[in-house]
RNA sequence: AGGUGUUCUCAGGGCGGGGCGGAAUUCCCCACCGGCGGUAUGCGGCGCAAGUCGUGAGCCCGCGAGCGCCUUCCAACGGAAGGGUCAGCAGAUCAGGUGCGAUGCCUGAGCCGACGGUCAUAGUCCGGAUGGAAGAGAACGGAC
Numbered sequence: 001a002g003g004u005g006u007u008c009u010c011a012g013g014g015c016g017g018g019g020c021g022g023a024a025u026u027c028c029c030c031a032c033c034g035g036c037g038g039u040a041u042g043c044g045g046c047g048c049a050a051g052u053c054g055u056g057a058g059c060c061c062g063c064g065a066g067c068g069c070c071u072u073c074c075a076a077c078g079g080a081a082g083g084g085u086c087a088g089c090a091g092a093u094c095a096g097g098u099g100c101g102a103u104g105c106c107u108g109a110g111c112c113g114a115c116g117g118u119c120a121u122a123g124u125c126c127g128g129a130u131g132g133a134a135g136a137g138a139a140c141g142g143a144c
Stems, first nucleotide, its partner, number of pairs: 004141007016030004031124002033113002035063004042055005058111002066089002068086001069083006093109005115127003
């Protein structure tokens, strides 16, 4: 350095003000939030340099949870357990600038957000969830 076993730990943020109304953190106006891996012209460290290390995207690529679907079970028009992409659903960015190079930097203007619940329509409230998980890290071990 490459490959690999077991165990453990960690792993999501946000409604503040006003309006209408009998009723809204759900509508309207203003506000607020941004999981994980990759990519890299930014930023920081080291180096004479080539470079290298760390960090760097909600809307570029991919992943996760969720719905659905399938299987099994249960006096059962529902519920539980399992499968994990299996029919299927699964969001959203442009303009100008710089530059060899940017949907990532700078400036500006935009856009998006599972399912169930609710006196009224939810990214922000309540619930499944003291769950699961992309992944991050640690300890111990075996082999080349």
The RNA shown here (FMN riboswitch aptamer (RFN element)) has 144 nucleotides and comes from Neorhizobium petrolearium.
The coordinates come from a structure-prediction model, not an experiment, and the mean pLDDT is 77.
The sequence was found by an Rfam model in a public genome assembly.
The organism belongs to Neorhizobium, within Bacteria.
Of the family's consensus pairs, 100% are formed in the model.